Transfer RNA from a Candidatus Microgenomates bacterium, 73 nucleotides, folded computationally. Its mean pLDDT, the model's own confidence on a scale to 100, is 81. Lineage of the source: Bacteria > Bacteria candidate phyla > Candidatus Microgenomatota. Its Rfam family is "tRNA".
[in-house]
């Protein structure tokens, strides 16, 4: 140095260009128990990596850096 991939909630992952970005986990409140736990119930939690740009709308599509993987020289 050249190609391909990946970046969403604390953690693992969905979302045909179109509604309010969703789910399981953990964490929280309450129930439940004599106390815990199972288990049930609710409620919270996001800058979609940055920073442009296409569009009536962008997580999705396009540049550009940033970080991470892979290969190939």
């Nucleotide at each position: 140095g050249c190609g391909c991939c990946c970046a969403u909630a604390g953690c693992u992952c969905a979302a045909u260009g179109g509604a309010c970005a969703g789910a399981g986990c953990a964490g929280g409140a309450c129930g439940g128990u004599u106390c815990u736990a199972a288990c049930g119930u609710c409620a919270a939690g996001g800058u979609u990596g940055u920073g442009g740009g296409u569009u009536c709308g962008a997580c999705u599509c396009c540049c550009u850096c940033u970080g991470g993987g892979c290969g190939c020289g």